Molecule: transfer RNA
Organism: Candidatus Gastranaerophilales bacterium
RNA sequence: UGCGGGGUGGAGCAGAGGUAGCUUGUCAGGCUCAUAACCUGAAGGUCGCAGGUUCGAUUCCUGCCCCCGCUA
Numbered sequence: 001u002g003c004g005g006g007g008u009g010g011a012g013c014a015g016a017g018g019u020a021g022c023u024u025g026u027c028a029g030g031c032u033c034a035u036a037a038c039c040u041g042a043a044g045g046u047c048g049c050a051g052g053u054u055c056g057a058u059u060c061c062u063g064c065c066c067c068c069g070c071u072a
Base pairs, nucleotide, nucleotide: 002070003069004068005067006066007065010024011023012022013021018055026042027041028040029039030038048064049063050062051061052060
């Protein structure tokens, strides 16, 4: 310098135009003599940033930022 992949709750990941979800973690309750396990519920998201297309964008397009790999 160019090319490819990635950026989504605390963590790990799905979702590829129409209400943003799963696992785990956290908190509360239940169960238990008690803890773990198990069961129920709750909180937690500017979907990297800025534009564009669209009735509608996490999703499509453009630019930029960051991370990983390859290349010079």